A computed fold for a 1174-nucleotide part of an RNA from Natronoarchaeum mannanilyticum, annotated as large-subunit ribosomal RNA, half B. Its Rfam family is "Archaeal large subunit ribosomal RNA". The organism belongs to Natronoarchaeum, within Archaea. The full RNA is in RNAcentral, with records from ENA. The coordinates come from a structure-prediction model, not an experiment, and the mean pLDDT is 82.
Context: one part of a larger RNA
RNA sequence: CCGACGUUAGGGAAUUCGGCAAGUUAGUCCCGUACGUUCGCAAGAAGGGAUGCCUGCCUCACACGAGGCAGGUCGCAGAGACCAGGACGCUCCGACUGUCUAGUAACAACACAGGUGACCGCAAAUCCGCAAGGACUCGUACGGUCACUGAAUCCUGCCCAGUGCGGGUAUCUGAACACCCAGUACAAUGGGACGAAGGACCCGUUAACGGCGGGGGUAACUAUGACCCUCUUAAGGUAGCGUAGUACCUUGCCGCUUCAGUAGCGGCUUGCACGAAUGGAUGAACGAGAGCGUCACUGUCCCAACGUCGGGCCCGGUGAACUGUACGUUCCAGUGCGGAGUCUGGAGCCCCCCAAGGGGAAGCGAAGACCCUAUGGAGCUUUACUGCAGGCUGUCGCUGAGACACGGUCGCUAGUGUGCAGGAUAGGUAGGAGCCGUUACACAGGUACCCGCGCUAGCGGGCCACCGAGGCAGCACUGAAAUACUACCCACUAGUGACUGUGACUCUCACUCCUGGCGGAGGACACCGGUAGCCGGGCAGUUUGACUGGGGCGGUACGCGCUUGAGAGAAGAUCGAGCGCGCCCCAUAAUCAUCUCAGCCGGGUCGGAAAUCCGGCGCAGAGUGCAAGAGCACAAGAUGGUUUGACAGUGUCCAGCCUAACGAUGGACGCUGACGCGAAAGCGGGGUCUAGCGAACCAAUCACGGUCCUCAAUGGGCCGGAUUGAUGACAGAAAAGCUACCCUAGGGAUAACAGAGUCGUCACUCGCAAGAGCACAUAUCGACCGAGUGGCUUGCUACCUCGAUGUCGGUUCCCUCCAUCCUGCCCGUGCAGAAGCGGGCAAGGGUGAGGUUGUUCGCCUAUUAAAGGAGGUCGUGAGCUGGGUUUAGACCGUCGUGAGACAGGUCGGCUGCUAUCUAUUGGGGGUGUUUACGGAACCUGCCGGGAACGUUCGUAUAGUACGAGAGGAACUACGAAUGGGUGCCACUGGUGUAUCGGCUGUCCGCAAGGGCACGCGCCGAGCAGCCACGCACCACGGGGUAACGGCUGAACGCAUCUAAGCCGGAAACCCACCUGAAAACGAGGUUCCACUGAUCGGCUUGUAGAAGACAAGCUCGAUAGACUCGGGAUGUACGCGUCGAGGCAACGAGACGUUGAGUCCGCGAGCACUAAUC
Repeated sequence: CCGACGUUAGGGAAUUCGGCAAGUUAGUCCCGUACGUUCGCAAGAAGGGAUGCCUGCCUCACACGAGGCAGGUCGCAGAGACCAGGACGCUCCGACUGUCUAGUAACAACACAGGUGACCGCAAAUCCGCAAGGACUCGUACGGUCACUGAAUCCUGCCCAGUGCGGGUAUCUGAACACCCAGUACAAUGGGACGAAGGACCCGUUAACGGCGGGGGUAACUAUGACCCUCUUAAGGUAGCGUAGUACCUUGCCGCUUCAGUAGCGGCUUGCACGAAUGGAUGAACGAGAGCGUCACUGUCCCAACGUCGGGCCCGGUGAACUGUACGUUCCAGUGCGGAGUCUGGAGCCCCCCAAGGGGAAGCGAAGACCCUAUGGAGCUUUACUGCAGGCUGUCGCUGAGACACGGUCGCUAGUGUGCAGGAUAGGUAGGAGCCGUUACACAGGUACCCGCGCUAGCGGGCCACCGAGGCAGCACUGAAAUACUACCCACUAGUGACUGUGACUCUCACUCCUGGCGGAGGACACCGGUAGCCGGGCAGUUUGACUGGGGCGGUACGCGCUUGAGAGAAGAUCGAGCGCGCCCCAUAAUCAUCUCAGCCGGGUCGGAAAUCCGGCGCAGAGUGCAAGAGCACAAGAUGGUUUGACAGUGUCCAGCCUAACGAUGGACGCUGACGCGAAAGCGGGGUCUAGCGAACCAAUCACGGUCCUCAAUGGGCCGGAUUGAUGACAGAAAAGCUACCCUAGGGAUAACAGAGUCGUCACUCGCAAGAGCACAUAUCGACCGAGUGGCUUGCUACCUCGAUGUCGGUUCCCUCCAUCCUGCCCGUGCAGAAGCGGGCAAGGGUGAGGUUGUUCGCCUAUUAAAGGAGGUCGUGAGCUGGGUUUAGACCGUCGUGAGACAGGUCGGCUGCUAUCUAUUGGGGGUGUUUACGGAACCUGCCGGGAACGUUCGUAUAGUACGAGAGGAACUACGAAUGGGUGCCACUGGUGUAUCGGCUGUCCGCAAGGGCACGCGCCGAGCAGCCACGCACCACGGGGUAACGGCUGAACGCAUCUAAGCCGGAAACCCACCUGAAAACGAGGUUCCACUGAUCGGCUUGUAGAAGACAAGCUCGAUAGACUCGGGAUGUACGCGUCGAGGCAACGAGACGUUGAGUCCGCGAGCACUAAUC
């Protein structure tokens, strides 16, 4: 010194984030017990009293035992030790018991009973599995599954617009097969129709995901706004609660509590950003949960002390690890990649060992976890991209029979077909001049009746009942001429046949299920398989750009144009400065001709400052589509005429991109062809020039080119070309997020802390002095403007550190600065005194205690002479703490669809290291101090250290000076106090595990005497020692100065404190005082001893002490022990005798006497008995 313990006077939480830790309380019996309440609790509430032993007796009892009464008696203390709740009040959260992050989180998180919704009739729903099969389930809706909420009580508002979910669905959309059409001598392919799920659409649904406004005016004081107006929504937040675990501002405001309250509680409430099963509010009981208060209690603290045990230290034995580039004796200043033991300069430094605490080695430990980067990774999310399981649905196969209804297609039969005109109900085309009938079960035509159709004109059929031998066409009208006749076709209607579809149904035989069997139930469905559409973070693979005074957010400086920066060659950067482009125009283009603008002046009807007209001046002040610059009047500008060169093909050169390479693209100059304008020369392949843009793949278009399809083709295939379609991250991937659960590689190429640089900001100073101060700049205050200093704020930079320099605050401890808060000495004052105000010198000393808060800071309280500021890696985590910040858990508000996020709030959450070097504080050993020669003792004091003192109050001065009064000093002297320092233990007090005594339980049979109950079992007392809370002491004075005050005194015949000279003048400086100090390399001095037996060693020890050392002693001796005495502690021993409540007695707690006894002593003295022999 550390760890674990014991005890502490006075105070009693002042400590601290916080009573952390420790302590208090504690058993049993009796009395007594509040608020609240779900009536169970709360409650062991709280708060009181009792408690031993002995004697006798009573009650219960089979017994063990239990309960009581009356006396007696001892102690500080009777649950005597051990064991063994501190209590109460207010609030938050969670109802409760329970569960959880094995290894930093036990909580408010999870669970829970209760509530609610959704799904499910069993071959169920849900889940696992590729399947077979399995769980739930030997279960069956009072059951199970999924989800939300989280006891009870009072309740649970409005919104269905969005997203989900459920239902419906006339219509729209909607794939494949099959069907139809086109196409293909076959296919491919295209189109159409039909049309499932799904979607559109409609409805419902919030205890589904979720959401729940703004502005203005208004009441007879003001304020407020019941009321009104307006915009707007799907609806505009109801009840309740509210500065909250949610409130930024915020330490809101008020009240209570406190001396003081960022805390707590109660209210208010303008709720940044409460709010109703993402539950709201309340609430008894419960809680190793969070906050606050009160009482009790205490070493948490004021302020520490002593003691015990185990280590450390020393001796003997044994014997690791971390770490190790090298050297290693440093300090200061500087330098240096800006934080050096090693470099430079100076200073210091003889060598070695031991102990100690940890300042430095940007100490050791771990290729930083923060940050950034990577065309790194992983986990998670989703309305990222692309897929895959799975689900729903259509269709095909397994897959059969029957009948009904309604369709489709293709046949057959029969019928029907009305624009106008026209005899009249003309389907179309072609042929066409004839056709049919008069023979009776027959019939052209007509009449009557019946049926069907119908445009109400009529047409077709039936019926021989009646009449009956002719009737129709060709001819006039019509685009087209006869159902006169024949053939083919179109549309529609009816019937019928084949194939096929749809709907609903029946069957049994596949198939499925039940069953022991017989059989039953279902049934061409389902299952299963193929295929197609839809849904599809359930799962998977990936992406999620760059620049960047870190990154993100912002921006685009990511493709182009102009000016400037740019410093007169070229080129030239920054998230430099100022601006533009991603078009427009069939005239705003080409050409030819003619003309001259803006503005001003003069004149002129309405007419004006400006209308149109005339004249003059007018290098451009106009115009030129759009930025800027350049250009342009000979015009490139204005007006008019005629046109389409805003052409085709093909080259060269330039720019893009000089000096490596390079695309798209842009421009200039040509040639060929065809044109325009012009008399012509010529000009023109767009705009006066510099911006106005885009690869490959793919698609579309083209009477484009080539080639092939035996020839040909306005056909088709292939190859090529052209035009159009875009990549703006603009030489061009197809692409969203979170990570605090995170990982890897790297980076000080790049941020956060600290350092460094800078100093805008910050702090401080100065110059000038407008002003005010009643007058008066400068007693005091001081604007505007200007000049600096510092490196404490905050920025900026990115220089050191990312193979790690531990981050806020507190604490402990030390040093420094001065821009001085107090104390000292001065000056001025708008200084009478007192108290102030301002300034100068001055850093010796001091600068404290509390409340709230993690706070630094700040606010507040009571004191005080004063309660100063700053630095030392925002001094100090190999010193402590760990409240804050900043991992993992969790809650709230807000944001986000979500994963998640928040310099928003809240509860919880680990602090490693045995010291090698250096530095420091102490303790020792050796050498040197000798050219040649030893020791002892005592000094000196270079140079160090110190504050050894600092401050206040009182009394006298003195109620004096001063003052109208009220008030009210000083020099000086004395006395105290407080802070600090050094020492001590007579006193007081603490400890006192030496010691003495008391007491309990148990063991040694009882007694006596003891052991254990802690490392004293507990309690009372306490010597020495060590201590503080106790005691003692801690001056004057001298010297030189600062500001300042002066003397003499010139420069400057005066004046002047100064220039020469001199005097005074401060807690500051140097002495004085205390203390270390011959290793002070200038290594000192004095005295003594010795030239033989010095020192060391050894032994007995302690005034000393970790080891060494030091000191006393060693027989010529009191050094230690023993013994005796003295002094002291405790408190009256054992034994014996007597007494003792009682009891027949035995017995009997205990009392008195013997006895201030017995026991003990780290103290003192005496005494050589023992050991210091040698």